[in-house]
Context: one part of a larger RNA
RNA sequence: CACCGCCCGUCAAGCCAACAAAGUCGGGGAUACUUGAAUUUCGCGUAAGCGAGAGAGGGUAUCGCCGGCGAUGGGGGUUAAGUCGUAACAAGGUAACCGUUCUGGAAGGAGCGGUUGGAUCACCUCCUU
Numbered sequence: 001c002a003c004c005g006c007c008c009g010u011c012a013a014g015c016c017a018a019c020a021a022a023g024u025c026g027g028g029g030a031u032a033c034u035u036g037a038a039u040u041u042c043g044c045g046u047a048a049g050c051g052a053g054a055g056a057g058g059g060u061a062u063c064g065c066c067g068g069c070g071a072u073g074g075g076g077g078u079u080a081a082g083u084c085g086u087a088a089c090a091a092g093g094u095a096a097c098c099g100u101u102c103u104g105g106a107a108g109g110a111g112c113g114g115u116u117g118g119a120u121c122a123c124c125u126c127c128u129u
Stems, first nucleotide, its partner, number of pairs: 003092001005089001008085002011082001013079004019073002023069005029063007039054006095116009
């Protein structure tokens, strides 16, 4: 700067973060089956050894978990200035607000119910002088 005020939403533009998303890439885990080195347990054997099991790791399948990317989508935040209106703030020019339903480019509007955190006028009650 004080109504030549304040202020709301759509739309257009830029930037930012997040969300959803067909999918895709990576990490890690569990379970089942399979394979199985060193080593080891048990049994048999006088012994050499033989048989059964455990065992790192590998393979296959299934199911959770974590993360990256992701066409596109709807919103959010922000920005000097822009577009359309003017909803709110004074009784803001239809008082405002809350809930709900319907409805409209947008703020919004209408119906029903509720609140006074409404102005004005009148009346009543109470308080003070």